[in-house]
RNA sequence: GGGCGGUUAGCUCAGCUGGUUAGAGCGCUUGCUUCACACGCAAGAGGUCGAGGGUUCGAGUCCCCCAUCGCCCA
Numbered sequence: 001g002g003g004c005g006g007u008u009a010g011c012u013c014a015g016c017u018g019g020u021u022a023g024a025g026c027g028c029u030u031g032c033u034u035c036a037c038a039c040g041c042a043a044g045a046g047g048u049c050g051a052g053g054g055u056u057c058g059a060g061u062c063c064c065c066c067a068u069c070g071c072c073c074a
Base pairs, nucleotide, nucleotide: 001073002072003071004070005069006068007067010026011025012024013023019057028044029043030042031041032040050066052064053063054062
C1' cells in the first nucleotide's frame, strides 16, 4: 500500500428484508426473604447504536468519509 471482518448498556453479544418504544445474559441499585451472608424472588437505573456527512416520509440497519481493533496479501 491492497483486501476482509468488527465497533450497540459497565462486560459478552442479539437486532432477519429500513418502519414501533433499541434488547438479552452477566454485573450494578433498591426491596422481600435471613440473626447475618449467600441463593432465590420482585422492581429499577444505565445507550447521543465509534465521529461526521448523505439518501429516505422514516436509518442501529443503505451510501460516502474518517477513527480504531483484528486477520490476510504484498
This is a predicted structure of a 74-nucleotide RNA (transfer RNA) from a Dehalococcoidia bacterium. Lineage of the source: Bacteria > Bacillati > Chloroflexota > Dehalococcoidia. Its Rfam family is "tRNA". Rfam classes the family as a transfer RNA. Its mean pLDDT, the model's own confidence on a scale to 100, is 81.